[in-house]
RNA sequence: GAUGGAAUAGCUCAAUGGAUAGAGCAACCGACUGGAAAUCGGGAGACUCGGGUUCAAUUCCCGGUCCCGUCA
Numbered sequence: 001g002a003u004g005g006a007a008u009a010g011c012u013c014a015a016u017g018g019a020u021a022g023a024g025c026a027a028c029c030g031a032c033u034g035g036a037a038a039u040c041g042g043g044a045g046a047c048u049c050g051g052g053u054u055c056a057a058u059u060c061c062c063g064g065u066c067c068c069g070u071c072a
Stems, first nucleotide, its partner, number of pairs: 001071005007065001010025004018055001028042004048064005
């Protein structure tokens, strides 16, 4: 330099044009306990950035950033 893929919650991963964007773990609150752990219940917490298409974009298109791979 060319090319393919990834970027969603603190972490690991789903969802892929219209659902209130879900799950596990972590953190927090409560129950339980003499106290804690474990267990149970609860709420909070996220679509990498800019532009375009569309009635509607996390999802499609273009570009940027960053990460991983392949080729040179």
The RNA shown here (transfer RNA) has 72 nucleotides and comes from Ladona fulva. Model confidence (mean pLDDT): 81 of 100.